A computed fold for a 401-nucleotide RNA from an Actinomycetota bacterium, annotated as Bacterial RNase P class A. Its mean pLDDT, the model's own confidence on a scale to 100, is 77.
[in-house]
RNA sequence: GCAGCCGGCCGGGCGACCGCGGUCCCCUCAGGUUCAGUCAGGGGGGCUGAGGAAGGUCCGGGCUCCACAGGGCAGGAUGCUGGGUAACGCCCAGGCCGGGCGACCGGCGGACAGUGCCACAGAGAACAGACCGCCGCAUGCAGGCCCUCUCCGGAGGACCGUGUGCGGCAAGGGUGAAACGGUGCGGUAAGAGCGCACCAGCGCACCGGGUGACCGGUGCGGCUCGGUAAACCCCAUCCGGAGCAAGACCAGCAGGGGACAUGGAGCGGCCCGCUUCCACCGCCCCGGGUAGGUCGCUAGAGGCCGGCGGCAACGCCGGUCCCAGAUGGAUGGUCGCCCCCCGCCCCCGGGCGAACGCCCGGGGGCGGGGACAGAACCCGGCCUACAGGCCGGCUGCAUCC
Numbered sequence: 001g002c003a004g005c006c007g008g009c010c011g012g013g014c015g016a017c018c019g020c021g022g023u024c025c026c027c028u029c030a031g032g033u034u035c036a037g038u039c040a041g042g043g044g045g046g047c048u049g050a051g052g053a054a055g056g057u058c059c060g061g062g063c064u065c066c067a068c069a070g071g072g073c074a075g076g077a078u079g080c081u082g083g084g085u086a087a088c089g090c091c092c093a094g095g096c097c098g099g100g101c102g103a104c105c106g107g108c109g110g111a112c113a114g115u116g117c118c119a120c121a122g123a124g125a126a127c128a129g130a131c132c133g134c135c136g137c138a139u140g141c142a143g144g145c146c147c148u149c150u151c152c153g154g155a156g157g158a159c160c161g162u163g164u165g166c167g168g169c170a171a172g173g174g175u176g177a178a179a180c181g182g183u184g185c186g187g188u189a190a191g192a193g194c195g196c197a198c199c200a201g202c203g204c205a206c207c208g209g210g211u212g213a214c215c216g217g218u219g220c221g222g223c224u225c226g227g228u229a230a231a232c233c234c235c236a237u238c239c240g241g242a243g244c245a246a247g248a249c250c251a252g253c254a255g256g257g258g259a260c261a262u263g264g265a266g267c268g269g270c271c272c273g274c275u276u277c278c279a280c281c282g283c284c285c286c287g288g289g290u291a292g293g294u295c296g297c298u299a300g301a302g303g304c305c306g307g308c309g310g311c312a313a314c315g316c317c318g319g320u321c322c323c324a325g326a327u328g329g330a331u332g333g334u335c336g337c338c339c340c341c342c343g344c345c346c347c348c349g350g351g352c353g354a355a356c357g358c359c360c361g362g363g364g365g366c367g368g369g370g371a372c373a374g375a376a377c378c379c380g381g382c383c384u385a386c387a388g389g390c391c392g393g394c395u396g397c398a399u400c401c
Base pairs, nucleotide, nucleotide: 001397002396003395004394005393006392007391008390009389010388012338013337014336015335016334017333018332020049021048022047023046024045025044026043027042028041031039032038033037051372055383056382058381059380060379061378062377063243064242065241066240075239076238077237078236079235080094081093082092083091084090095108096107097106098105099104109234110233114232115231116228117227118226131173132172133169134168135167136166137165138164139163140162141161143160144159146157147156148155149154181199182198183197184196185195186194200224202221203220204219205218206217207216208215209214247295248294249293250292256286257285258284260282262279263278264277265275266274267273302321303320304319305318306317307316308315309314339370340369341368342367343366344365345364346363347362348361349360350359351358352357
C1' cells in the first nucleotide's frame, strides 16, 4: 500500500423568529363557591421534552386482577458443559464437529428403546440386491487348435470361443446425495473380514488429567453398524390464565331498591286507625354503574464516575445526577451560517502528449442531497431497518529498512 476479520461509538452543530406537550412561579378575575380564599378562565416568566433501534411484538421478568389442598395425565417450550442473571430461547467462558491460508465464523441431547419415511436414477435404499461381469456343473454348435486310436473314410478326448439351463460370488463396471470399512498378503473354481497385519470407526474394561462437556493412553471384542427427531417418539429441566382497554376511586343523565309524605282501594254509618294492596307529579336515603374525570404514570433489576473481586458475562461498595409522561395523542416549521457527500463550471501547480485532451493535487462559485424511523405501564434480550462517518485491535499478501 492492497484485500479482509472482530469490537466499540456517533448518527448533524450554532443562532434568530413563530408554534406545541408537561411542570413550577407571579399577576388578573364580570363565572362557580367562599370567612379569608380557592377553582375554572385570561396574561407573563422559568425549567424540561424521543431512539439506537422508541420498530416487529418473537422470548423473559416486574406490576395488576382472576384461579389455585396435594399428586398425576394431557399440552407447550428449551436442549454439549460450566458460570452470569429477577428471568430467558439472552450473555460470558470452555468442549467437540465443520468451513476459511489466516484473523475468525457457523452448528450442538438421544437414530443399539420402538415405529415411520428416504423422490429421481438404479438390479438393489436397510437386517438390501444381481443388470453387465467372474466362476463351477450339465448340454448344444457346418467354429479354431492339440493329443490318442485307426480298416485312412473317420472315431474319441482335452483346451479355447460361443449359446442355453441350473447354481456359486459380490472383487470389477454401471446408477445415485448415499450401495453395508480402507490398503496389502494369504486363500479360493471364482470370490468375500473367509483368515492375518496395519489403519479408520464402534463397544467394553482399566489408568492418568479436568468441577464438567471432554482429552491422552493401554488392553480386549466381534469384524463394521446409512440418513432423518422443525416425523412420531424417548430422556432431562421449566411452565396457571389474562393483560395498563390490567386494575382502583369519584360519578352527570337515565334506570333500580327502600323509608316518609300524598292520593286511591279494602276493613261499608262517620272520624281516628290499620293493611304482605295499587299509583306517584313530591322529598330523603342506599347500592350498582354508562358518558366523563382522577389515580395507576414514571425514581428505576436507573444513568455517570471511581475502587475492589472475577479470564469474562457480571457482582459488591462509595460518590454524584434526576432524565418525556401525551390520551386524537406535544417534541415541529421557516431563514441564515457551518459540516459531510455528489454533479457542473472557472483558476493555479505538476506529469503525459505534436495537438484536442487526459490524470494527480489545491482553491473558488453555482445547484442538489443528508438515512431508518418516532415514546404510550416499565425493564432485560433477540431480530429486523438504517444516508454518511469516527476510533481501536488483529490477519493475509506485496514492497522497503
A source record names the gene rnpB. Rfam family: Bacterial RNase P class A. It is annotated as a ribozyme. Rfam links the family to the GO terms dimeric ribonuclease P complex, tRNA processing and ribonuclease P activity.